c-di-GMP-I riboswitch aptamer, 91 nucleotides, folded computationally.
RNA sequence: CACUGAAAAGGGCAAGCCUGUCCGAAAGGGCAGGUACGCAAAGUCACCGGUCUACGGAACCGCAAGGUUCUAUGACAGCGGGGCUGCCAGG
Repeated sequence: CACUGAAAAGGGCAAGCCUGUCCGAAAGGGCAGGUACGCAAAGUCACCGGUCUACGGAACCGCAAGGUUCUAUGACAGCGGGGCUGCCAGG
């Protein structure tokens, strides 16, 4: 320091499930505890693609109650790409 992750050391994170609790309309998320599928960026950022949701909004149908479709301003960084930062070892 472009690169590499076979071995080693000290460690780190934690899908799903369980318990408690909180936020959210939902998707989903926070905190604490248990377990451990996995991860060398499973640290971080919604920039590109993708996916999920639809409170609100729009269109249409309906006498009404209500229904159907569309919509991200919501969410996923453990879906892929990209940006930024970074431990150990090798080279």